Record summary
A computed fold for a 350-nucleotide part of an RNA from an uncultured bacterium, annotated as small-subunit ribosomal RNA, central domain. Rfam family: Bacterial small subunit ribosomal RNA. Rfam links the family to the GO terms structural constituent of ribosome and ribosome.
[in-house]
Context: one part of a larger RNA
RNA sequence: UUGGGCGUAAAGGGUGCGCAGGCGGUAUAUUAAGUCAACUGUUAAAUUCUUCGGCCUAACCCGGGGGUCAGCAGUAGAUACUGAUGUACUUGAGGGUGGAAGAGAGAAGUGGAAUUCUCGGAGUAGCGGUAAAAUGCGUAGAUCUCGAGAGGAACACCGAUGGCGAAGGCAGCUUCUUGGUCCACACGUGACGCUCAUGCACGAAAGCGUGGGGAGCAAACAGGAUUAGAUACCCUGGUAGUCACGCUGUAAACGAUGAUCACUUGACGUCAGUCUUGCUUGCGAGAUUGGUGUCGGAGCUAACGCGAUAAGUGAUCCGCCUGGGAAGUACGGUCGCAAGAUUAAAACUC
Numbered sequence: 001u002u003g004g005g006c007g008u009a010a011a012g013g014g015u016g017c018g019c020a021g022g023c024g025g026u027a028u029a030u031u032a033a034g035u036c037a038a039c040u041g042u043u044a045a046a047u048u049c050u051u052c053g054g055c056c057u058a059a060c061c062c063g064g065g066g067g068u069c070a071g072c073a074g075u076a077g078a079u080a081c082u083g084a085u086g087u088a089c090u091u092g093a094g095g096g097u098g099g100a101a102g103a104g105a106g107a108a109g110u111g112g113a114a115u116u117c118u119c120g121g122a123g124u125a126g127c128g129g130u131a132a133a134a135u136g137c138g139u140a141g142a143u144c145u146c147g148a149g150a151g152g153a154a155c156a157c158c159g160a161u162g163g164c165g166a167a168g169g170c171a172g173c174u175u176c177u178u179g180g181u182c183c184a185c186a187c188g189u190g191a192c193g194c195u196c197a198u199g200c201a202c203g204a205a206a207g208c209g210u211g212g213g214g215a216g217c218a219a220a221c222a223g224g225a226u227u228a229g230a231u232a233c234c235c236u237g238g239u240a241g242u243c244a245c246g247c248u249g250u251a252a253a254c255g256a257u258g259a260u261c262a263c264u265u266g267a268c269g270u271c272a273g274u275c276u277u278g279c280u281u282g283c284g285a286g287a288u289u290g291g292u293g294u295c296g297g298a299g300c301u302a303a304c305g306c307g308a309u310a311a312g313u314g315a316u317c318c319g320c321c322u323g324g325g326a327a328g329u330a331c332g333g334u335c336g337c338a339a340g341a342u343u344a345a346a347a348c349u350c
Base pairs, nucleotide, nucleotide: 003322004321005320006319007304008303012318014202015201016200017199021195022194023193025089026088027087028086029085030084031083033082034081035078036077038075039074040073041072042071043070049066050065051064052063053062054061092192093189095187096185097184098183099182100181104178105177106176107175108174109173110172111155116150117149118148119147120146121145126137127136163170164169207247208246209245210244212243216242217241221237222236223235224234258317259316260315261314262313263312266295267294268293269292270291271290272289273288274287275286276285277284278283279282299306300305323350324349325348332343333342334341335340
């Protein structure tokens, strides 16, 4: 609970697609469902409101009269708005043509540096590590150095408040397949749109399953130190894991800011275009569109701050909040191999 809110106080769903539903551009005709107004009927009486009278007065009560709200049905109307139907339009939307950029995605191939290991040469007593050490490695020849090979993982410089993607996220190079975006033209379609409960799909890391793979790194673990202790920080090792496929479905999944549309002074960067223009022809200047940043005006805000990428001014739709704790828990349901996830209370207490 017809209210007020959701950047930081409780509160934006992790993200997209999208059925139902809600909402929906311009003009015109018809209709009259919603809407408006008139009339009629009905909504028993009593009661409530009001007026008059009665009971000696008041209340109660009794009798006569009047009246309202609102609902439902019907009759004949109004037509601005909403709806329905028809016709038309081009600004919304999507398409076409011509250009542009990009770590967007999937698959295959391939490259060099580095670490590690193996083999060979050369070579000798140390190496490694730290604040200092020790554990550790090394005369069975290490470290260092030269050559050859194996294997896995990640891609230095470029590299950037840079780019792309719905989000998670994406970075060596080449090829193939493929999604989206932007600019210009205004050629054709003609409202085809927005949002979206349920649903479907995607979704970092960790974790789980399977058989692979395993260089480096490294939870757990072992040892050495430090310390009063040291289940740590530091050091030497080191297994899961990190890689692939399938599951899981969660994060401070954050801009802690839902999506879409419109409107509202500016300054300075940067990325992708287009147009105009200046000359010294590769450097500007101006205009404009779409991204991405910094500052800032009005306005907003409890303040901090936000400020055309709004937290300003409006519109539509969805999600969510309603004192703290108990508790994002119990029980039940659904999903999962499990871990658990999701939905989600109450007693009690302050």